Molecule: small-subunit ribosomal RNA
Organism: Erysipelotrichales bacterium
RNA sequence: CAAAUGGAGAGUUUGAUCCUGGCUCAGGAUGAACGCUGGCGGCAUGCCUAAUACAUGCAAGUCGAACGGACGGAAAGGAAGCUUGCUUUCUGGAAGUCAGUGGCGAACGGGUGAGUAACACGUAGGUAACCUGGCCAUCACAGGGGGAUAACUACUGGAAACGGUAGCUAAAACCGCAUAGGUAAGGAAGAGGCAUCUCUUGCUUAUUAAAGGGGCUACGGCCUUGGUGAUGGAUGGACCUGCGGCGCAUUAGCUAGUUGGUGAGGUAGAGGCUCACCAAGGCGAUGAUGCGUAGCCGACCUGAGAGGGUGAACGGCCACAUUGGGACUGAGACACGGCCCAAACUCCUACGGGAGGCAGCAGUAGGGAAUUUUCGUCAAUGGGGGGAACCCUGAACGAGCAAUGCCGCGUGAGUGAAGAAGGUCUUCGGAUCGUAAAGCUCUGUUGUAAGAGAAAAACGGGUAUCAUAGGGAAUGAUGAUAUCGUGAUGGUAUCUUACCAGAAAGCCACGGCUAACUACGUGCCAGCAGCCGCGGUAAUACGUAGGUGGCAAGCGUUAUCCGGAAUGAUUGGGCGUAAAGGGUGCGUAGGCGGCAAAAUAAGUCUGAAGUAAAAGGCGUUGGCUCAACCAACGUAAGCUUUGGAAACUGUUAAGCUAGCGUGCAGGAGAGGUUAGUGGAAUUCCAUGUGUAGCGGUAAAAUGCGUAGAUAUAUGGAGGAACACCAGUGGCGAAGGCGGCUAACUGGCCUGUAACGGACGCUGAGGCACGAAAGCGUGGGGAGCAAAUAGGAUUAGAUACCCUAGUAGUCCACGCCGUAAACGAUGAGAACUAAGUGUUGGGGAAACUCAGUGCUGCAGUUAACGCAAUAAGUUCUCCGCCUGGGGAGUAUGCACGCAAGUGUGAAACUCAAAGGAAUUGACGGGGGCCCGCACAAGCGGUGGAGUAUGUGGUUUAAUUCGAAGCAACGCGAAGAACCUUACCAGUCCUUGACAUGGAUUUAAAGGCCCUGGAGACAGGGAGAUAGAUAUAGAUCACACAGGUGGUGCAUGGUUGUCGUCAGCUCGUGUCGUGAGAUGUUGGGUUAAGUCCCGCAACGAGCGCAACCCUUGUCGCAUGUUACCAGCAAUAAGAUGGGGACUCAUGUGAGACUGCCGGUGACAAACCGGAGGAAGGUGGGGAUGACGUCAAAUCAUCAUGCCCCUUAUGGACUGGGCUACACACGUACUACAAUGGCGACUACAAAGAGAAGCGAGCCAGUGAUGGUAAGCGGAACUCAUAAAGGUCGUCUCAGUUCGGAUCGAAGUCUGCAACUCGACUUCGUGAAGGUGGAAUCGCUAGUAAUCGCGGAUCAGCAUGCCGCGGUGAAUACGUUCUCGGGCCUUGUACACACCGCCCGUCAAACCAUGGGAGUUGGUAAUACCCGAAGCCGGUGGCAUAACCUGCAAAGGAGUGAGCCGUCGAAGGUAGGACCGAUGACUGGGGUUAAGUCGUAACAAGGUAUCCCUACGGGAACGUGGGGAUGGAUCACCUCCUUU
Repeated sequence: CAAAUGGAGAGUUUGAUCCUGGCUCAGGAUGAACGCUGGCGGCAUGCCUAAUACAUGCAAGUCGAACGGACGGAAAGGAAGCUUGCUUUCUGGAAGUCAGUGGCGAACGGGUGAGUAACACGUAGGUAACCUGGCCAUCACAGGGGGAUAACUACUGGAAACGGUAGCUAAAACCGCAUAGGUAAGGAAGAGGCAUCUCUUGCUUAUUAAAGGGGCUACGGCCUUGGUGAUGGAUGGACCUGCGGCGCAUUAGCUAGUUGGUGAGGUAGAGGCUCACCAAGGCGAUGAUGCGUAGCCGACCUGAGAGGGUGAACGGCCACAUUGGGACUGAGACACGGCCCAAACUCCUACGGGAGGCAGCAGUAGGGAAUUUUCGUCAAUGGGGGGAACCCUGAACGAGCAAUGCCGCGUGAGUGAAGAAGGUCUUCGGAUCGUAAAGCUCUGUUGUAAGAGAAAAACGGGUAUCAUAGGGAAUGAUGAUAUCGUGAUGGUAUCUUACCAGAAAGCCACGGCUAACUACGUGCCAGCAGCCGCGGUAAUACGUAGGUGGCAAGCGUUAUCCGGAAUGAUUGGGCGUAAAGGGUGCGUAGGCGGCAAAAUAAGUCUGAAGUAAAAGGCGUUGGCUCAACCAACGUAAGCUUUGGAAACUGUUAAGCUAGCGUGCAGGAGAGGUUAGUGGAAUUCCAUGUGUAGCGGUAAAAUGCGUAGAUAUAUGGAGGAACACCAGUGGCGAAGGCGGCUAACUGGCCUGUAACGGACGCUGAGGCACGAAAGCGUGGGGAGCAAAUAGGAUUAGAUACCCUAGUAGUCCACGCCGUAAACGAUGAGAACUAAGUGUUGGGGAAACUCAGUGCUGCAGUUAACGCAAUAAGUUCUCCGCCUGGGGAGUAUGCACGCAAGUGUGAAACUCAAAGGAAUUGACGGGGGCCCGCACAAGCGGUGGAGUAUGUGGUUUAAUUCGAAGCAACGCGAAGAACCUUACCAGUCCUUGACAUGGAUUUAAAGGCCCUGGAGACAGGGAGAUAGAUAUAGAUCACACAGGUGGUGCAUGGUUGUCGUCAGCUCGUGUCGUGAGAUGUUGGGUUAAGUCCCGCAACGAGCGCAACCCUUGUCGCAUGUUACCAGCAAUAAGAUGGGGACUCAUGUGAGACUGCCGGUGACAAACCGGAGGAAGGUGGGGAUGACGUCAAAUCAUCAUGCCCCUUAUGGACUGGGCUACACACGUACUACAAUGGCGACUACAAAGAGAAGCGAGCCAGUGAUGGUAAGCGGAACUCAUAAAGGUCGUCUCAGUUCGGAUCGAAGUCUGCAACUCGACUUCGUGAAGGUGGAAUCGCUAGUAAUCGCGGAUCAGCAUGCCGCGGUGAAUACGUUCUCGGGCCUUGUACACACCGCCCGUCAAACCAUGGGAGUUGGUAAUACCCGAAGCCGGUGGCAUAACCUGCAAAGGAGUGAGCCGUCGAAGGUAGGACCGAUGACUGGGGUUAAGUCGUAACAAGGUAUCCCUACGGGAACGUGGGGAUGGAUCACCUCCUUU
């Protein structure tokens, strides 16, 4: 100098966001425990539970210098024996020891925290209201007497514990007397103070002391210790007071000695502490009383702090000592190791009676997750006794045990790449453990062995010498020097030497938070988990391993506390919608309070003093090698006392007028109460007219009506409500208030400025008012209408709709006291831009005052929004909130007639619940638009037969896949074998196929023969040109193989929304943000196509265009195509031609380009011209971002799993072709727009060599035989058909239709039975245009007609193409379906196939009620009443003193007895708190139970609140209320012009 230095967040609600809000984590700490592990040392700490019970030992004794005695027996002396220095004996009595009497101590020290919410503790004070042994100081004294008693002796009781009787004896034991001082009372004087009072000095009366021991002596005395009295100090205690520190109000009233007074008693002392009498007080929302909990503090932990939690160890105080009560002794106790009594328990006993108290130290049992040795020493520190030596001391000091904690050290250091071996992973290359190891060179902390070896020891005491003071001397006292001697720890710390890297590392974690990742195993199992959450076959989350991270002799877990948590907010939060403003007012206590001066000094500020124990904390230093640890010095909030300041607050007195109130003059109003009165309408009654319906609904029915309704007219009755005016107009505190008139009455506004002079604001309790429903009594009752009845609807319909209809609705009086009682916004005051309506005043006007709306700035808000009527900026007061559910429930209390209302929890359970806004999706929301979506049409399907696919069934197998649209003539562009994946049987096992090794052969294949169903097996002939091991065979192992699984592990490919017009990005801007803007708006388009506007400006993927084809034309070329003119033929067959058609190629053309109109001077649309074609000309290819865990592991590829003499491979046969049935897709039909027969015309696009196959011949025909041409603009397939002409049939199950069946054939093929196609003849089924429903198509389209091709040996009614003939209709967008854009609501986001409510059924959990049962706590009343104190006491007993010669008596004392009080106990009825209880109530939780569908969209009857009734349930209905209701219309207001 300094005493300071000090603040971090994260995860989790959502598709995403912001906010609110809870839960959880990271930190620190512990008297800890548990799991795994464990080398050493230092310093600390160690029954938190049963204040449970305790065996054993020890923990308080000491003094012979207080006393008598006992034991003991030294020195010394005598005697006897003899061995002449020994033994025995007698006298003697020293040292020492001991029981007892006596003194001091035992009230300290040590333990524990049960009780205690209290002057117990802390802090600051007081005692003029007190005591104090030992200690210190001062003063004074110690005179003279007396009587006993233990020990001891004798006798004696008892098992013991322990006694009894008689006798002897001492004292510092006990008792009088004297004296002193003190004390008390009375009275006198003086002094002081604080009211009572206190002090000093005399006087009188009363009362009250003592003890000796030791040493020395010159015997005179001296020294020392002890004794007595007094005064003072110190110490310790006692009492009183202010202030401070827990919970519950579901504890609100408590109190009889209670509160006070007077007097007395009692105490060391004040005091109801106790008693008698008197008074009726005392405490309490500033929380009494009661209940629960708890020892308090210094301090300790945490925290930035303020705070919060704790009260182990150390220190202070208190309380307790088995439980309860009591006193005795003493200076001190109502006494842990004392006494008495009661109770429980334990022990001994001879049954008569006794003994005991570890919450002292060890230790034991028990309890418990859990806490040590039956150790050493008094060496030190301290305590008791003693003159001292010394004795005692489980206090204490030490050691032992325990990683229980804190601190320190070590387990080696250097070098060392062949990057060893081995492990793990691997893309097989490598990577990593890893310089790690080994190896080499060192070191020796620790360890082991040996040796040396402290400090803690200073005393006291003994001996010797000297000094000091006084004294005549001695002992003695004090001091100094020298010397003797004292250590449990402990041969410890420490040091030295020697030896060896030798003996010493684990635990947890590795998904995020949170540092650290891979492999294998497992397969929603086993398990993990602090929260979120992992695990259902590729788990960085489970288990193991390798690796990595963290800490380290420890590491984790559990428990608890603080922190983070601003999550109880003083510092430092909130309440419109998230939890939260009381329904409203009046007002008490309380809180707060206008302007200007003065006084005061309570608050406030400031200086000083006292205190704040020590330890601890903090700072600076120092000591153990460091540190922990220890030591020195310093440092302070608070409280008390005191000096000062006077702005602010308070207080006092006196003022002011701006707040408030009064007066005066005006004003508006559904403000309230009572009485009267009016018209319209409904209903009912009467009468007239009049006739068949009325009424009601989406449609109906119930109902009313020919006994005359409804309708209409007139008259009457009765009740309720008041159209228009009427208005985000008015009034009221709120609820609420509406025809008119009158009476009574409250409040408000404006103007004025006469009066009072802060009289004010708020307001816990309290009081009053308080919609609707409901309740009580009595009226009233037209309409409406819970309940109820009937009719409908419906799966049901306890509803919605309809017809009836009772309480009720109305009045009077009295209850109830609640609503979405809302502006979801408490009251009051002040300040803070504007604009514009409206109501009532004032003003000439500008304007202003009081209300009531809207828009809007600053500001604010999580956002939405609010914005002078604040949710802005501030002040005052009140109410309320603290996660969701359980629950506004249970219980208690209060109120109520009841219904119920007010107050109002917990257990348990979840990790969310919630607010606002965003993007989507959805809506039985809205707007706009499109599409063969509907409509308008044409033709079908659904009915029949057949074909084909699927389901189902069947089967040895009927292989597998595809499943709404978007599976089902689909994979399959073609299952007799093969295919083939399936089934049965027969075979093979390195394999049918690939790569590698070894051995071997010259072949293998093909051909022939034999066996066999065949695969295959055996044999034979044949062959050898060249080349080698390419080939074959055999063997062994790596491996092959798998149409086995997983399309939810994948690639690739594909479908679909959808050829729909969308999907995005960059920069900028807006928003806290998710996001928005752009992309919305006005037009337009097929189109996010284009134009205009615009905080947007641009861009990308899509659209369009570019590509193919088709329609027109030009040019070039001209064979196999073509043929106008020429030649020529049977024929473009040929010559020739290059015009045409056609083909190939290349160009042109179409762009809203032109005109008119509309439109915004736009884009564009409409019409027109020209043109082959007109507004994308027709068709195709082309498929954005994405969705569907869409399809495919059986096209292919592929991860992982599985099979390996089989899930692989080969073969034969069978199956995929089954058949009560159902569905899809097609074909053929049902006929005359037709069938059949005859004749006849016109295509396009294709295919062809193991092919197409002309022609000719044969056959009725399928086809066969023969055979030309053609790898094709040439040849062939190949006659196109519908059409046309003629004939026939004449409406029939037919000359329609062709299924089915029979017979006979053809072709393909190894093979046609299961199971092919075709031909011929015969047979001739259903079917007469098809129910509900449903499909396609908008032009060269539908419909209809034929032709070709792929696959293919053969086998299309399927598929893919081609051309021929060739229509009808579209008013339009209400509806159905799908889609796009904008907007709105949402409790949905797996996105409506969503979400979600309640009963019932099941399991489990906690809890309420409950006839009761049982236990405890504190009181009350009464009974009994131990010990004991106190009081009394006839008789009894009695050494000291008195009287007395004695006897005896007296005073006093003791036992006994009586009484008051009194613990335990008993009885009784209640109170409170637990435990338990048949049964019962609701609640919570639990992948896949039942019934419905209440809510979220207009949730399909808008929802919700209060209330009443009803119902299996959600719920429904009535009355009143709210908007936290969608949609449309109207009104009002606002914005812009």